[in-house]
C1' cells in the first nucleotide's frame, strides 16, 4: 500500500407529507401514509424560530466514518375534486317458469290384516225426542167418626163422719169396641202450668167394717227424636221395560257373500284454487363502490451531481 481485527472522534439515524392557523417556518389540532426503530415534559390571549425558519427544554437507545443532502425519471398505497357514465345490494311494481298445499286414477316397493271367512249388500244394537211404566234414591204427610165405660165439673138426691145413687146436662184425648182412611208401626223419650190409670208403705175420717187423698213404683195419653211400612202428594237419576217417531259420516252383533281391503313412501297422468311460495325477464326508485378525467402525496426504484469519507492500535500481504 491491501486485507482483517479492536478502540476514538466529528458526525448520522430513531419517521414523512397534506390541510387549519399564521406575514412566515415548525410544534401542539384534524387527515393520509411509512419504519427494526425512542422516552418526559410545557405549548392557542400559544410554544419555538425568521426563506441559514421545517419545532423548544432535558434525557436515551442504535449506527458510525457510516453516511447525508439536492435535481430529474419511473412506479405508487391513499385522500380530495369531477362529471354523469358502468353498476351490485336493496325497495316497490309488472311477469309467472316451477314447486307445495288439496283431490283423483294407475305403477312399483314394504308393512299390516283376510278361507279361524275380505270388501259389498241387508237388519238389529249403540245416540236423540215424544208417551206409558219399573227400579233406585230423596223430600212431605199422619185422617174423621160412631157407641159405650171410665173421670172432671155443675145440678138434684140419699147417709152420722168417710161417703152412696146419678133425674137433667156439659165436657173428654187416656180404657173398651167398631167405621172409615195414606194417615199406620217398632224403639228411645215425654207434662213448669201442674196429663190419665193404678198405686205397697205411711197419711187422714170411722167404735168396727170400711172409705178417702196420695209420694215412689208401674202402665200409659197428647208431644218430640230415629227408623220401618204405606201414598192424597211431590222431585232427582252414570239404571232400566214397552212403544211411536226421529237420525246413523264412527263401532259392535247377526245374516248373505266368497277373494279381497288397507296404511305408508317413491312414481306416472289428471283436476281444482286470484291459495300459500317462487325463477328467468322487464319497470320505476336506489346507489356502496367501480371505471374516465384531474389535484395532492407518503413510500419504493433508477440517473446524475453535491458535502463527508478522519484519527489510533495490533497482525498480515
Nucleotide at each position: 500500500c491491501u486485507g482483517c481485527g479492536g478502540g476514538c472522534u466529528a458526525g448520522a439515524c430513531c419517521g414523512g407529507g397534506g390541510g387549519g392557523u399564521c406575514c412566515g417556518g415548525c410544534g401542539u389540532c384534524c387527515c393520509c401514509u411509512g419504519u427494526a426503530a425512542c422516552c418526559u415534559g410545557a405549548a392557542a390571549u400559544c410554544g419555538u424560530c425568521g426563506a441559514u425558519a421545517u419545532g423548544c427544554c432535558g434525557g436515551g437507545g442504535u449506527c458510525g466514518a457510516a453516511g447525508c443532502c439536492u435535481g430529474a425519471g419511473a412506479g405508487g398505497c391513499a385522500a380530495g375534486g369531477u362529471a354523469u357514465u358502468c353498476a351490485a345490494a336493496c325497495u316497490g311494481g309488472a311477469g309467472g317458469a316451477u314447486g307445495u298445499c288439496u283431490u283423483u286414477a294407475g305403477g312399483c316397493a314394504u308393512g299390516c290384516u283376510g278361507u279361524a271367512g275380505a270388501a259389498g249388500c241387508u237388519u238389529c244394537g249403540u245416540c236423540c225426542u215424544g208417551c206409558a211404566g219399573g227400579a233406585c234414591u230423596g223430600a212431605c204427610g199422619g185422617u174423621g167418626g160412631c157407641a159405650g165405660a171410665g173421670u172432671a165439673c155443675c145440678u138434684c138426691u140419699c147417709g152420722g163422719a168417710a161417703g152412696g145413687g146419678u133425674u137433667g146436662g156439659u165436657a173428654u184425648a187416656a180404657c173398651u169396641g167398631c167405621c172409615u182412611c195414606u194417615g199406620c208401626u217398632a224403639g228411645c223419650u215425654g207434662a213448669a202450668c201442674c196429663c190419665c190409670g193404678u198405686g205397697a208403705g205411711g197419711c187422714u175420717c170411722g167404735g168396727a167394717a170400711g172409705a178417702g187423698a196420695a209420694c215412689a213404683g208401674c202402665g200409659g195419653u197428647a208431644g218430640g227424636c230415629u227408623g220401618g211400612a204405606c201414598g192424597c202428594u211431590u222431585g232427582g237419576u252414570g239404571c232400566u221395560u214397552g212403544u211411536a217417531g226421529g237420525g246413523u259420516u264412527g263401532c259392535g252383533g247377526a245374516g248373505u257373500g266368497g277373494a279381497g281391503g288397507u296404511a305408508u313412501g317413491c312414481u306416472u297422468g289428471g283436476a281444482u284454487g286470484u291459495g300459500c311460495g317462487g325463477a328467468a325477464u322487464u319497470c320505476a326508485g336506489g346507489g356502496a363502490g367501480g371505471a374516465g378525467c384531474u389535484u395532492u402525496c407518503a413510500c419504493u426504484c433508477u440517473c446524475a451531481g453535491g458535502c463527508g469519507u478522519g484519527c489510533c492500535c495490533g497482525c498480515u500481504u